[in-house]
RNA sequence: CGUGUCAGGUCGGGAGAAUCCAGUCCCGCGCUGGUGCCGAAGGAGCAACCGCCCCGGUAAACUCUCAGGCCCAAGGACCGUCCUGGCAAC
Numbered sequence: 001c002g003u004g005u006c007a008g009g010u011c012g013g014g015a016g017a018a019u020c021c022a023g024u025c026c027c028g029c030g031c032u033g034g035u036g037c038c039g040a041a042g043g044a045g046c047a048a049c050c051g052c053c054c055c056g057g058u059a060a061a062c063u064c065u066c067a068g069g070c071c072c073a074a075g076g077a078c079c080g081u082c083c084u085g086g087c088a089a090c
Stems, first nucleotide, its partner, number of pairs: 003088007011080003018035001020034005036070003042066001043064003049057003
């Protein structure tokens, strides 16, 4: 200097599902209650496989919806770009 990998950050892209009903309020926003719905923050669960085989380890974009969300905004797994730091080997 370059490569791989992990974490964080910048920028860009980024879906789904009632602008539902009632109350409060002059209306709207907000708040409260109810019902319906969504899965791509987070969280939880399981297979094959492995083990020291009672049992345990271990995955997701799968499943569950606790949380979160259902006009916009915000958020947003994941993908790409650049930067910083750690680790590893050459």